This is a predicted structure of a 425-nucleotide RNA (Bacterial RNase P class A) from uncultured Erythrobacter sp. It matches the Rfam family "Bacterial RNase P class A". About the family: Ribonuclease P (RNase P) is a ubiquitous endoribonuclease, found in archaea, bacteria and eukarya as well as chloroplasts and mitochondria. Rfam classes the family as a ribozyme. The organism belongs to Erythrobacter, within Bacteria. The sequence was found by an Rfam model in a public genome assembly.

[in-house]
């Protein structure tokens, strides 16, 4: 250079002017005002995962019913996210070869557990789609018919029968290729090659890889239902805490229930009697999947469900020091984690960061030979390079509690790595 690829950076900088938000500060006539500090993104988007954090929900085992990942190890607060490694598919390209075929390969991709537990789909085409099958064709004996010959032999032709090799249909037709066997034929045999299985060897493991056994029935859909393994409360900042206010301690229906027993006090007709007592205790209820155990709440002016209907819709707070960033440095293949130093980087509440002006500066594009570079022997060109002018461009897109992930939407230039080639030193 050329051809596959893979990050990162992100169309703005400076300075005036005039206009916003907030935090610190200082000053007030507490209205307000200096003064200084800070002010949207790589995605703020979706709201699809993960949690911090607030509240609710009794708890603990053990089971059911949902629901989520699914190849190994790693990181991680934790993920359905990152990272390495393994395997399947594909591959710019290269090796080898007469050529076919085979071998290596950066890179990209992969919803990558089970199909011998079950069930259940594979349309139409086709003979026939999984315990499958003969549509065209192959071969065809003995007996049958003919032809030709003296005979035997031979040859056609069709049946009975045989075969799944060619061919055709199709997304797929029951492992490929070779040779050998056959009346044609098939793992029927056989060698390589896929496949199943055992050992041994590396490897943490997923899995490789040498040997050796087995002709080896069982395709494809599990992003079908299902098995298998691990694993999971719930519902949100509109979570939630305070303060002020203001109202109707409001109406109506309907289920379940009012047992039992001690104690004080009291009464009477002294009885297995009445009444009270916010008194204790049991049974029972309830605590939003079932059983056990435990614990709280009731235990009867109780408990529950429903439906009308009134009031509040205002301030404060949460609210930004974070599983924060940025350098340097050790470990590690890497994600990423340890140490040491620096730095504070928005809090709005109908919702703030704008406008305008100047120079500079990036992108196209047109045009000017300009004492400039470049070519030319002079004159002289002028694609390129600089420099001069002049016109146009600037993407998707805006924080509302906060953090890591994924997904989608998008913006010139420039820089940086990886494989493969090919040239040169």
């Nucleotide at each position: 250079c050329a051809g596959g690829g893979g990050g990162c950076u992100g169309a703005g900088g400076c300075a005036g002017c005039c206009g916003c938000g907030u935090g610190g500060u200082c000053u007030u006539u507490u209205g307000g005002g200096g003064c200084u500090g800070c002010g949207a993104g790589g995605a703020a988007a979706g709201u699809c995962c993960g949690g911090g954090c607030u509240c609710c929900a009794c708890g603990a085992a053990a089971c059911a019913a949902g629901g989520g990942u699914g190849g190994c190890g790693g990181g991680u607060a934790a993920c359905g996210c990152c990272c390495g490694c393994c395997g399947g598919g594909u591959g710019a390209g290269g090796c080898u070869u007469c050529a076919c075929a085979g071998c290596c390969a950066a890179g990209c991709u992969c919803a990558g557990g089970g199909a011998a537990a079950g069930u259940g789909c594979c349309a139409c085409a086709g003979a026939g789609a999984g315990u499958a099958u003969a549509c065209c064709g192959c071969c065809g004996a003995u007996g049958g018919a003919c032809c030709c010959g003296a005979a035997a032999a031979g040859g056609u032709c069709a049946c009975a029968g045989g075969c799944a090799c060619g061919g055709g249909u199709g997304a797929a037709a029951g492992g490929g290729u070779g040779c050998g066997g056959u009346a044609a034929a098939a793992g029927c045999g056989c060698a390589c090659c896929g496949g199943g299985g055992c050992u041994c060897u590396g490897g943490u493991a997923a899995c490789a890889g040498c040997g050796c056994c087995c002709g080896c029935a069982u395709g494809g859909c599990a992003a079908a239902c299902c098995c298998c393994a691990c694993u999971c409360g719930g519902a949100g900042c509109a979570a939630g805490g305070c303060c002020a206010a203001a109202u109707a301690g409001g109406g109506g229906u309907c289920u379940c229930g009012c047992g039992c027993u001690c104690g004080g006090c009291u009464c009477u007709u002294u009885a297995u009697g009445g009444g009270u007592c916010a008194g204790g205790g049991c049974a029972g209820g309830c605590g939003c999947g079932u059983u056990u155990c435990g614990c709280g709440c009731u235990g009867a002016g109780g408990a529950g469900a429903u439906c009308c209907g009134g009031g509040u819709u205002g301030g404060c707070u949460g609210c930004u020091u974070g599983a924060g960033c940025c350098g340097u440095u050790c470990a590690g293949c890497a994600a990423u984690g340890g140490a040491c130093g620096g730095c504070c980087c928005a809090g709005a509440u109908g919702a703030a960061u704008g406008g305008u002006u100047g120079c500079c500066g990036c992108u196209g594009g047109c045009g000017g030979g300009c004492u400039g570079g470049u070519c030319u022997u002079u004159u002289g060109a002028u694609a390129c390079c600089g420099u001069c002018g002049c016109c146009a461009g600037a993407a998707c897109a805006g924080a509302a509690c906060c953090c890591g992930g994924c997904u989608u939407a998008u913006g010139a230039u420039g820089c940086c790595c990886c494989c493969u080639g090919a040239u040169a030193u």